A computed fold for a 72-nucleotide RNA from a bacterium, annotated as transfer RNA.
Its Rfam family is "tRNA". It is annotated as a transfer RNA.
[in-house]
RNA sequence: GCGGCUGUAGCUCAGCGGUCGAGCUCCUGGUUGUGGUCCAGGCGGUCGUGGGUUCAAAUCCCACCAGUCGCC
Repeated sequence: GCGGCUGUAGCUCAGCGGUCGAGCUCCUGGUUGUGGUCCAGGCGGUCGUGGGUUCAAAUCCCACCAGUCGCC
C1' cells in the first nucleotide's frame, strides 16, 4: 500500500428500512435472623465520526477513524 471482518447500555452480544433490546453488572423494594439465592421494579444509548439516499436509516451508499485477520 491492497483486501476481508468488527464498532449498538458499565461488560458480553442481538437487532435483513417503521418505538434501539436481552443476559450479566448497578440502584430501589419484597422474601430472609444477616448475607446469598429467588421475585418485582428502575437507572443507563449523540447505534465509531461526517456526509448521501428515503416520508422514515443502527440497518442501504460514500469517505474517514479505531481494532483485528490476511496479502504484498